[in-house]
RNA sequence: UGGGGGAUCGUCUAGCGGCAGGACGAUGGGUUCUGGCCCCAUUAACCGAGGUUCGAAUCCUCGUCCCCCAGCCA
Repeated sequence: UGGGGGAUCGUCUAGCGGCAGGACGAUGGGUUCUGGCCCCAUUAACCGAGGUUCGAAUCCUCGUCCCCCAGCCA
């Protein structure tokens, strides 16, 4: 430098144009002699800027960052 893939709650992950969901974690409560396990509730996210659309996490463009492959210089 070129090609390809990716970015969603604190972490992991689902979504494939129509209410952003789940698991773990954390917090509070229940249970327990205490703690753990178990049960209930709460918590919190779409990388940034535009475009298309009645409607965008999803499609398009540009940018940022990460990963893989190839190349160039030393």
Overview: Predicted 3D model of a 74-nucleotide RNA (transfer RNA) from Desulfovibrio sp. UBA6079. The sequence was found in a public genome assembly. It matches the Rfam family "tRNA". Its mean pLDDT, the model's own confidence on a scale to 100, is 83.